A computed fold for a 73-nucleotide RNA from a Planctomycetota bacterium, annotated as transfer RNA.
RNA sequence: GGGCAGGUAGCUCAGUCGGUAGAGCAGUAGACUGAAAAUCUACGUGUCGUUGGUUCGAUUCCGAUCCUGCCCA
Numbered sequence: 001g002g003g004c005a006g007g008u009a010g011c012u013c014a015g016u017c018g019g020u021a022g023a024g025c026a027g028u029a030g031a032c033u034g035a036a037a038a039u040c041u042a043c044g045u046g047u048c049g050u051u052g053g054u055u056c057g058a059u060u061c062c063g064a065u066c067c068u069g070c071c072c073a
Stems, first nucleotide, its partner, number of pairs: 001072007010025004019056001027043005049065005
């Protein structure tokens, strides 16, 4: 330098035939307990890496770019 995969909540990850986003864990509050742990209940305002384009509308489609991993040179 070229190619491929990935970047979404604090963490691990879903969600793509375009209609403004979820789960588990963690966390917070409450119940329970003499107090904790465990258990149960409730709680998510995330510029979907960045930037431009297409569209009535983009996490999703297209271009550029940054970062991570792998392959080729």
The prediction has a mean pLDDT of 81. The source organism's lineage runs through Bacteria, Pseudomonadati and Planctomycetota. The RNAcentral record of the sequence draws on ENA.